Model confidence (mean pLDDT): 80 of 100. Transfer RNA from a bacterium, 73 nucleotides, folded computationally. It matches the Rfam family "tRNA". The family's RNA type in Rfam is transfer RNA. Rfam links the family to the GO term triplet codon-amino acid adaptor activity. From the family's description: Transfer RNA (tRNA) molecules are approximately 80 nucleotides in length. The sequence was found in a public genome assembly.
RNA sequence: CCGCCUAUAGCUCAGUUGGUAGAGCAGUCGCCUCUUAAGCGAACGGUCCUAGGUUCGAGCCCUAGUAGGCGGA
Numbered sequence: 001c002c003g004c005c006u007a008u009a010g011c012u013c014a015g016u017u018g019g020u021a022g023a024g025c026a027g028u029c030g031c032c033u034c035u036u037a038a039g040c041g042a043a044c045g046g047u048c049c050u051a052g053g054u055u056c057g058a059g060c061c062c063u064a065g066u067a068g069g070c071g072g073a
């Protein structure tokens, strides 16, 4: 210098043909228990890496960039 992959909740990750952003774990509250753990239930938690563009509508499509990883020269 060139190409490819990844970036979504505190963490690990889904997200279909573009149409209400989700799960598990952690944390919080409750149930259960003599108590704790385990188990069960509930609520909470989001600038979808950044900036533009397309569209009635973008996590998803297009462009540029940032960070990390892999490969090539």
Base pairs, nucleotide, nucleotide: 001072002071003070004069005068006067007066010025011024012023013022019056028042029041030040031039049065050064051063052062053061